[in-house]
RNA sequence: CCAGAUUACCGGCUGAUCGCGUGUGCCUUGGGUGCACGAGGAAAGUCCGGGCAGCACAGGGAAGGGCAGUCGCUAACGGCGACCGGGGGCGACCCUAGGGAAAGUGCCACAGAAACGAAACCGCCCCUGCAAAGGGGUAAGGGUGAAACGAGCGGGGUAAGAGCCCGCAAUUCACGGCGGUGACGCCGCGAGAUGGUAAACCCUGCCUGCUGCAAGGAGAUGGACCCUUUGAGCCUAAAGCUUGAAGUAUCCCGCUAAGGAUCCACCACAAAAACCGCUUGAGCCUGCGGGCAACCGUAGGCCUAGAUAGAUGACCAGCCUCGACAAAACCCGGCUUACAGGUAAUCUGGCCUU
Numbered sequence: 001c002c003a004g005a006u007u008a009c010c011g012g013c014u015g016a017u018c019g020c021g022u023g024u025g026c027c028u029u030g031g032g033u034g035c036a037c038g039a040g041g042a043a044a045g046u047c048c049g050g051g052c053a054g055c056a057c058a059g060g061g062a063a064g065g066g067c068a069g070u071c072g073c074u075a076a077c078g079g080c081g082a083c084c085g086g087g088g089g090c091g092a093c094c095c096u097a098g099g100g101a102a103a104g105u106g107c108c109a110c111a112g113a114a115a116c117g118a119a120a121c122c123g124c125c126c127c128u129g130c131a132a133a134g135g136g137g138u139a140a141g142g143g144u145g146a147a148a149c150g151a152g153c154g155g156g157g158u159a160a161g162a163g164c165c166c167g168c169a170a171u172u173c174a175c176g177g178c179g180g181u182g183a184c185g186c187c188g189c190g191a192g193a194u195g196g197u198a199a200a201c202c203c204u205g206c207c208u209g210c211u212g213c214a215a216g217g218a219g220a221u222g223g224a225c226c227c228u229u230u231g232a233g234c235c236u237a238a239a240g241c242u243u244g245a246a247g248u249a250u251c252c253c254g255c256u257a258a259g260g261a262u263c264c265a266c267c268a269c270a271a272a273a274a275c276c277g278c279u280u281g282a283g284c285c286u287g288c289g290g291g292c293a294a295c296c297g298u299a300g301g302c303c304u305a306g307a308u309a310g311a312u313g314a315c316c317a318g319c320c321u322c323g324a325c326a327a328a329a330c331c332c333g334g335c336u337u338a339c340a341g342g343u344a345a346u347c348u349g350g351c352c353u354u
Stems, first nucleotide, its partner, number of pairs: 001350010012319004017314002020038008040325001044336002047334005052212004059253004064208005069083005084098001085096004099203002104201002106197003116150001121142002123138006152168005170194003173190001175188005216276002219267001221265004226260003230244005246256003283302008320323001
């Protein structure tokens, strides 16, 4: 210098004027004014997880749903980190829905004789026959197919053949030894096993209630009455017991607590509203310590939108590399998708020069 790999970051700047939202001070009486603050890395998709709220309590089991290498991180996760196995690349590095097909069932299009039960289309071998042909054996060879009975090569064996037998190998499993927290790796050994498919049923292990801020809260105290809430049997009746119905998150068990409507008294209040929820939070920044890392601990500092028809804009001047995708709506952690251009760090391969 060229070609790449992986991360992190920036996302026009400066000044003036006017306007808008929120907070606060003052003046004042629901207006004016001063000051401060005022979108993003994705605010997006709403795909996961959690907080929070309601469903009276939310407990046990089943069903249903989800996840799937190991060890960690975390409030939690289907997320993240490191590692293992498999695949790709010369390499930096990247990809991986990665439990079980030796529990059972199902399925394997077309072609093909045959698709997992066994089977003979061609070929090969034996027998009968002059021949045509027929009977029998054979899964080594051919053909079809994504896949052909399922572990390859060599030898033996045989009429011809075949793990039928033997030797050396393949994959996988069991056992033993060593290393590792573990997935797993290396070595040894065993005639234990051998088509694919579980984003087919299923089996194993773990997790799991539903609805979402339009959730939801929302006057205080006292009193009256009614409703949700009830049947049957034992009993004269009540109480109690038994058994149903009803309610309750799909069903069963369990539970049946309490709550609500209306009216009255009194205080408070004026409304399609206003208020709370609402933004101080698993918060952000910097330093130090622990850890390969995700992350954790600790010290100091900081407050950084909160609207409810919904503010964050317009214009002027100057400058540059001429500016992408796009804008909060309960909050937070992730994932995914969109993105003009630019910056930095580390690393890989190649070429040149010294």

Overview: Bacterial RNase P class A from Saccharimonadales bacterium (SeqCode), 354 nucleotides, folded computationally. The gene name in the source record is rnpB. The sequence is in RNAcentral, with records from ENA. The coordinates come from a structure-prediction model, not an experiment, and the mean pLDDT is 76. It matches the Rfam family "Bacterial RNase P class A". Gene Ontology terms of the family: dimeric ribonuclease P complex, ribonuclease P activity and tRNA processing. It is annotated as a ribozyme. From the family's description: Ribonuclease P (RNase P) is a ubiquitous endoribonuclease, found in archaea, bacteria and eukarya as well as chloroplasts and mitochondria. NCBI's taxonomy places the organism under Bacteria, Bacteria candidate phyla, Candidatus Saccharimonadota, Candidatus Saccharimonadia, Saccharimonadales (SeqCode).